Predicted 3D model of a 118-nucleotide RNA (SAM riboswitch aptamer (S box leader)) from a soil metagenome. Its Rfam family is "SAM riboswitch aptamer (S box leader)". Gene Ontology term of the family: regulation of gene expression. The same sequence occurs in records of 2 taxa. RNAcentral holds the sequence, with entries from MGnify. The model forms 97% of the base pairs in the Rfam consensus. The prediction has a mean pLDDT of 82.
[in-house]
C1' cells in the first nucleotide's frame, strides 16, 4: 500500500487464576479458563488447474468454479458488544422550560483503532 474480517473448524496431556488489549457492559473460568505442547480439523490468502470477459492474438488482469501436497493464519460469543461522525430523524421516551434545549434508546452507513495474508 491492497483485500478480507455477521461463514467454518476441538480432542488429550501439563500448569493452576484469572481471562476475553484499555474503560463499561456482556461473557468464560477450580465440571480447570488463559497459557504452552502433541494430535485433529476449518478456511483458501500465497499456490494448480478449468470455464468465462478483455486482446488481432498472447501475456498479464477481473470474475466464477474445483484442488488442498506446501508456507502462512485461524479453531467460544460478529474484531463479543459499545467508544469518534453522521444519516433515518422535524424520530420515539424523559428532562428542563417557554430561550436556543439536555440526556437516554433503535437501524444503517463510515472513519479510527486492530487482526490475518500478499
Nucleotide at each position: 500500500u491492497c483485500a478480507u474480517c455477521g461463514a467454518g473448524a476441538c480432542c488429550g496431556g501439563c500448569u493452576g487464576a484469572g481471562g476475553g488489549a484499555u474503560a463499561g457492559g456482556c461473557c468464560c473460568a477450580g465440571a480447570g479458563a488463559c497459557g504452552c505442547c502433541g494430535g485433529g480439523g476449518c478456511a483458501a490468502c500465497c499456490u494448480u488447474c478449468a470455464g468465462g470477459a478483455u486482446u488481432a492474438a498472447c501475456c498479464a488482469u477481473c470474475c466464477u468454479g474445483a484442488a488442498a501436497a506446501g508456507g502462512u493464519g485461524c479453531c467460544a460469543a460478529c474484531u463479543c458488544c459499545u467508544a469518534c461522525g453522521g444519516u433515518g430523524a422535524u424520530g420515539u421516551g424523559c428532562c428542563a422550560u417557554c430561550g436556543g434545549g439536555g440526556c437516554a434508546c433503535c437501524a444503517c452507513c463510515g472513519a479510527c483503532a486492530g487482526a490475518u495474508g500478499a